[in-house]
Molecule: transfer RNA
Organism: Bacillota bacterium
RNA sequence: GGGCGAUUAACUCAGUCGGGAGAGUAUCACCUUGACAUGGUGGAAGUCACUGGUUCGAGCCCAGUAUCGCCCA
Numbered sequence: 001g002g003g004c005g006a007u008u009a010a011c012u013c014a015g016u017c018g019g020g021a022g023a024g025u026a027u028c029a030c031c032u033u034g035a036c037a038u039g040g041u042g043g044a045a046g047u048c049a050c051u052g053g054u055u056c057g058a059g060c061c062c063a064g065u066a067u068c069g070c071c072c073a
Stems, first nucleotide, its partner, number of pairs: 001072007010025004019056001027043005049065005
C1' cells in the first nucleotide's frame, strides 16, 4: 500500500425482508432468610463508533472517516 471482517447498555452478544431497540451477566429496589448466599418480582441504564447521503421512515441501504482484528504485498 491492497483485500476482508468487526464496532448496538458497564461487560458479552442478538437484531430476519428497512417500520416495536432487545437478551444474558452486572447493578438498584422489594420479597424470601435469624443473617448471608441462592431463588423470585420489578426498575434504571443506548448519540446503534463518527460524518454525510438515499428514503415517508435507517442499527439495517450507499459514500467517506476512525479504531481493532485477520490475510496479501